[in-house]
RNA sequence: GGGCCGUUAGCUCAGUGGUAGAGCAUCUCGUUUGCAACGAGAGGGUCGGGAGUCCAACUCUCCCACGGUCCA
Numbered sequence: 001g002g003g004c005c006g007u008u009a010g011c012u013c014a015g016u017g018g019u020a021g022a023g024c025a026u027c028u029c030g031u032u033u034g035c036a037a038c039g040a041g042a043g044g045g046u047c048g049g050g051a052g053u054c055c056a057a058c059u060c061u062c063c064c065a066c067g068g069u070c071c072a
Base pairs, nucleotide, nucleotide: 001071002070003069004068005067006066007065010024011023012022013021018055026042027041028040029039030038048064049063050062051061052060
């Protein structure tokens, strides 16, 4: 320098054009003498940045940044 993959909640990851979700974590309540476990609920997101296509973009296209991997 080039090819491919990835970037979504604090963490690990779903979501392949039509209202952004799960598990764990955090907080509250219940339960307990208390803790843990368990049950119920809540908060938490400019979907890496920018532009384009579209009635509509996390999703498709292009550029950039970062990470991984392969080739040279």